[in-house]
RNA sequence: AGAGUUUGAUCCUGGCUCAGGACGAACGCUGGCGGCAUGCUUAACACAUGCAAGUCGAGGGAUAGCAAUAUCACUGGCGGACGGGUGAGUAACACGUAGGUGAUCUGCCCCUAUCACAGACAUAACGUCGGGAAACCGGCGCUAAUAUCUGAUGAGGUCGAGAGAUCAAAGCCUUUGGGCGGAUAGGGAUGAGCCUGCGUCUGAUUAGCUAGUUGGUGAGGUAACGGCUCACCAAGGCCACGAUCAGUAGCUGGUCUGAGAGGACGAACAGCCACACUGGAACUGAGACACGGUCCAGACUCCUACGGGAGGCAGCAGUGAGGAAUAUUGGUCAAUGGGAGCAAUCCUGAACCAGCAAUGCCGCGUGUGGGAUGACGGGGCUCAGCCCUGUAAACCACUGUCGGACGGGACGAAAGGAGCCUUCAGGGCUCUGGGACGGUACCGUCAAAGGAAGGGUCGGCUAACUACGUGCCAGCAGCCGCGGUAAUACGUAGGACCCGAGCGUUGUCCGGAAUUACUGGGUAUAAAGGGUGCGCAGGCGGCCGUGUGCGUCAGAGGUGAAAUCUCCGGGCUUAACCCGGAGGGUGCCUUUGAUACGGCAUGGCUUGAGUCCGAGAGAGGGUGAUGGAAUUCCUGGUGUAGCAGUGAAAUGCGUAGAUAUCAGGAGGAACACCGGUGGCGAAGGCGGUCACCUGGCUCGGCACUGACGCUUAGGCACGAAAGCGUGGGGAUCAAACAGGAUUAGAUACCCUGGUAGUCCACGCCCUAAACGAUGUAUGCUUGGUGUUGGAUCAGCAAUGAUUCAGUGCCGAAGGGAAUCUGUUAAGCAUACCACCUGGGGAGUACGGUCGCAAGGCUGAAACUCAAAGGAAUUGACGGGGGCCCGCACAAGCGGAGGAGCAUGUGGUUUAAUUCGAUGAUACGCGAGGAACCUUACCCGGGCUUGAAAGUUAGUGACGAAUUCCGAAAGGGAUUUUUCUAGCAAUAGACACGAAACUAGGUGCUGCAUGGCUGUCGUCAGCUCGUGCCGUGAGGUGUUGGGUUAAGUCCCGCAACGAGCGCAACCCCUAUCUUCAGUUGCCAGCGGUUAGGCCGGGCACUCUGGAGAGACUGCCUACGCAAGUAGAGAGGAAGGUGGGGAUGACGUCAAGUCAUCAUGGCCCUUACGUCCGGGGCUACACACGUGAUACAAUGGCCGGUACAAUGGGCAAAGCCGCAAGGCAGAGAAAAUCCCCAAAGCCGGUCUCAGUUCGGAUUGGAGUCUGCAACUCGACUCCAUGAAGGUGGAAUCGCUAGUAAUCGCGGAUCAGCACGCCGCGGUGAAUACGUUCCCGGGCCUUGUACACACCGCCCGUCAAGCCAUGGAAGCCGGGGGCGCCCGAAGCCGGUAGUGAUACCGUCGAAGGCGAAAUCGGUGACUGGGGCUAAGUCGUAACAAGGUAGCCG
Repeated sequence: AGAGUUUGAUCCUGGCUCAGGACGAACGCUGGCGGCAUGCUUAACACAUGCAAGUCGAGGGAUAGCAAUAUCACUGGCGGACGGGUGAGUAACACGUAGGUGAUCUGCCCCUAUCACAGACAUAACGUCGGGAAACCGGCGCUAAUAUCUGAUGAGGUCGAGAGAUCAAAGCCUUUGGGCGGAUAGGGAUGAGCCUGCGUCUGAUUAGCUAGUUGGUGAGGUAACGGCUCACCAAGGCCACGAUCAGUAGCUGGUCUGAGAGGACGAACAGCCACACUGGAACUGAGACACGGUCCAGACUCCUACGGGAGGCAGCAGUGAGGAAUAUUGGUCAAUGGGAGCAAUCCUGAACCAGCAAUGCCGCGUGUGGGAUGACGGGGCUCAGCCCUGUAAACCACUGUCGGACGGGACGAAAGGAGCCUUCAGGGCUCUGGGACGGUACCGUCAAAGGAAGGGUCGGCUAACUACGUGCCAGCAGCCGCGGUAAUACGUAGGACCCGAGCGUUGUCCGGAAUUACUGGGUAUAAAGGGUGCGCAGGCGGCCGUGUGCGUCAGAGGUGAAAUCUCCGGGCUUAACCCGGAGGGUGCCUUUGAUACGGCAUGGCUUGAGUCCGAGAGAGGGUGAUGGAAUUCCUGGUGUAGCAGUGAAAUGCGUAGAUAUCAGGAGGAACACCGGUGGCGAAGGCGGUCACCUGGCUCGGCACUGACGCUUAGGCACGAAAGCGUGGGGAUCAAACAGGAUUAGAUACCCUGGUAGUCCACGCCCUAAACGAUGUAUGCUUGGUGUUGGAUCAGCAAUGAUUCAGUGCCGAAGGGAAUCUGUUAAGCAUACCACCUGGGGAGUACGGUCGCAAGGCUGAAACUCAAAGGAAUUGACGGGGGCCCGCACAAGCGGAGGAGCAUGUGGUUUAAUUCGAUGAUACGCGAGGAACCUUACCCGGGCUUGAAAGUUAGUGACGAAUUCCGAAAGGGAUUUUUCUAGCAAUAGACACGAAACUAGGUGCUGCAUGGCUGUCGUCAGCUCGUGCCGUGAGGUGUUGGGUUAAGUCCCGCAACGAGCGCAACCCCUAUCUUCAGUUGCCAGCGGUUAGGCCGGGCACUCUGGAGAGACUGCCUACGCAAGUAGAGAGGAAGGUGGGGAUGACGUCAAGUCAUCAUGGCCCUUACGUCCGGGGCUACACACGUGAUACAAUGGCCGGUACAAUGGGCAAAGCCGCAAGGCAGAGAAAAUCCCCAAAGCCGGUCUCAGUUCGGAUUGGAGUCUGCAACUCGACUCCAUGAAGGUGGAAUCGCUAGUAAUCGCGGAUCAGCACGCCGCGGUGAAUACGUUCCCGGGCCUUGUACACACCGCCCGUCAAGCCAUGGAAGCCGGGGGCGCCCGAAGCCGGUAGUGAUACCGUCGAAGGCGAAAUCGGUGACUGGGGCUAAGUCGUAACAAGGUAGCCG
């Protein structure tokens, strides 16, 4: 000192959370020792038992004893007002601090002065009698005092002007020296009372409070001032600087935290206060209205003989209760302190100690060194082995703290007593004697590594990682978040990390949080400027002097208790702890001084402000009058069938005459053009013209006043629209409403109507996205360019320059998160006001207040979320825009969708119908060929190291043949028997059965993967380096202007270059050249029986090598260029000539674990493997892809012509109607074989379910094959179905293409309408880019980023939670009025006292009315939360009617 978390990413705002420290703590796990501290925070709840305040015989009587002496109780004195506890009450002179007391008291103590004389009456104890259960009480009788009373004296005190009056006392002991006391007065010290300034929590949803109240006079009372009390008089006193009321709370020194300022707290220790079961009261006393005293009342508990009594742990222990939680019914007065006493002593739960508790702080230990076979074990892995645990262990050597045993053993002790010596201080000396803690601390000796380690964590924050288990389950979690089969986040294990006798968790406080901001924040858009002005209080205030010295500043003095804190030093072995000294203590008081600044007083000034004079502009406001255009309505004329309205319609109006048009009239409202980021106004707002009344502003003059100013809580006024009240008015428009449309619906958008209202007067309402989302005022800080109103100067003028006041735009510095702002600030400053502090709940509830109402103003909480938000960036998207492309549309041609058939899929069925592919990008797809096999599926029968492969050793064959069982696989039996190399040993091959290691799996996961593939898309894009711009994401480059098929090229440009793509390089094809010439070819020559058949030739075709050719190169036009255009030239080919191969960065968790490979998981006499049979071929149905057709551009019959690719087979001939059979020349191929159809010529059919069409079915066959039943293809004969060109919707194709025709090949025993190729014939159309689809670039909006198949709103339904209202019900605290009235003080009852009685006051109690707070409440209101409910689609894009505010 910061970190995590909003986003795809970024910056900001902003909340939430974490890391730190602390604790009188508690809980969980664990636990060796010691020191020092601390220990009911809750029920100020109730308390059993014991103890906590007594002492004095030197005050007195008495009792016992002969006496010395001792002493219960009593009388008397002093003390029980201290010490100890607690924090209920108290917001107050209670506390703190500083003062005052000339308004006071003070026992014991100290000092000073004086006195202490003479008498007297009683009474307790005691005795006796009696009452009572007890507590206790009564009658009679005796007695003393330092108890009580009287007289005397009066230094002194008090009163009084004085004279004078008045007020005391007590003795006891003695060693006879004296000691302890008594009285009065004065002083001191100590303690206490009272008064005052200042400080001291929250709420205004508490705004008024007060009747002894405020003051005076007099009296009473008190130690003392005082309404403290009373009588009378006056009407005051307090309060927005917060009275009163309500809530909470003992205050302080200090403690914790913090850099500090602050914030929170007020245990222990110390000071003060208050209280003592609750409430009230006084007595005694120096002191109390008294914790362990009294009286009364109340509640509670206990005793009781029922008549009465007793009690008060918030003292120390202890008990119960409450609670998460807090100790022993201990020891001693040894020390310190207190009370009594002359003293010895006694008392002391104060205190000192001990006990319990890891509650905290501090210290120590649980060993140290060596030791590698890197042991065993455990864990992990890439597993012949390696790595970790780990020098860790074993083992060797050493040490001895703590604990254990034994022994020694304190300090804390000063006093006191006795004796002696001195001065009379009670000093000194000697002796004696005393310790709870404690046989403790401490010291010494001994033995033995022997007795002593855990807790939490390991995804990020945050130090520390792997394996297994689990499978959105179980669970974790402080925040973000983990877990749905490979979890470093759950659980366990191994390992690691952090602390360590502790470690974690929970709670609370401060910190971080500058997140309440004094130090130290903000308000255009994030939360936040009041709608606007005027203005009292308040705050702040121009220039030059003078005075004062209040603030302010400086010096000095006092105080700021001690403890605490900081520094220095010292004592316990150290530390914690303790002791000494110093500092600090930011404050208050007193005093001396300074006078700049502020205040106050006073004198002046003119620049702030205002006045005056002269001009000026203006939709500024109010009232009245007036004008024309238009709409509507009415009357009349002309005129005829429509008008109106819409996307299209309809409702509506019109033949009873509309609309249109002309004329006249009525009425209300608003004022076109001018008109303008023009003007005016404080804002709202203001618009025809004229008149009157009226506010403000500007310029100029610089005449006057002389700071008169700025801001403004509360207050007052104004305040669009809508709305309300009363009365008018009512043309238009138009909520509500009605009808018509639209729609799935349409309580809307559109249309036709239409009432409030819109207008006026008066009175309310008081809110708006009342916005510049920007409070007012003043000053300062570069500029440019418009415009409005003035003034001055120059100029003939146009115009220009300067200046003041407005109003716009662009921009410097600066500011800002950015957008932006920028002399009209959001810059730099000052003054004052208002407002904000996460989102939701909510501008809601309650309360108050205003309003006729609607509603306004003020304005929470519970609960809930981890975000909500601003600006900007990149994408994606839009029923946004611009540009461009594509068989995308259009223009055409042909299909498919209808039919039957083939094939694939879905569905259904089934024992099984194996699996995969599923919008485009699955569906004649994997499969380029399921009868068995294939085959993965089903049924049944078998095998278990296995069907196949490898290694090791063994046997020797293998094979073949025969035979039995069996459906086969398989099993059993018999016969026969090795091969190659080598001389041999042996090696190898092959086979068998056996053992072992291996196997095997088309089982799962394509969402663990590789590889391969589809698609966007052969679309023109996708990026990088350096530089530059930006806080950053990112941008620039790649955008722009042109051009292109193209990010193709050119030009421009803060970019300059480069890469992957495009293009080219590659292949085929089109032309030519050259080389070569068999198996190809044949022009010319020769031969020939029929064929290039032969000789011959290589010219041509062709074959296949090498080359040429095309580049906008040339011309013209346009253009800067790139390039484009041209039936241009030339050329076989012309503008990438045609086709192919070639597929950028990436997208779809796209497809494939069943091609293959592969991680993990799963099966192992089976999920492996073999065999037979079946299935993959099923069939109410739906879809895709095809082939065949529906016919005459055709079918059939006859004749006849012309290919290429390619394959390896079979030609001729003969037989069969044919499929085919027999046959076998030729051919491992430019040699042999397979080789066309449409076409052309001729004939026939004549529009029909046909001589179209061929499905289906019957019969007979052929071929392949072990085998055609399920389930092959083909042939012949017979049969002859649907179908007459196909609804909505839809597909392909731009030239050798579509269409049409046949041929070949792969697979393959057989099986092709599919697929892959080949050639033959060979079109039509494209105006064009508005629209549909897809794509590219730029731009715009966005609340989307899983990216529009997005996001998201509200009602309803379900569950849970908190909360408001509510007839009421219950309870609390406080005040007011009245009744009754204990104890007690005071007063009275005619001499005085006691008693009694009476009176005022008076606690408790009772009654009543009202206010207030809380709980509960049938029912009810909204709110929040909750993976997959319902209805719609409101918002975000022009969100499909722009949205939003009132």
Molecule: small-subunit ribosomal RNA
Organism: uncultured sludge bacterium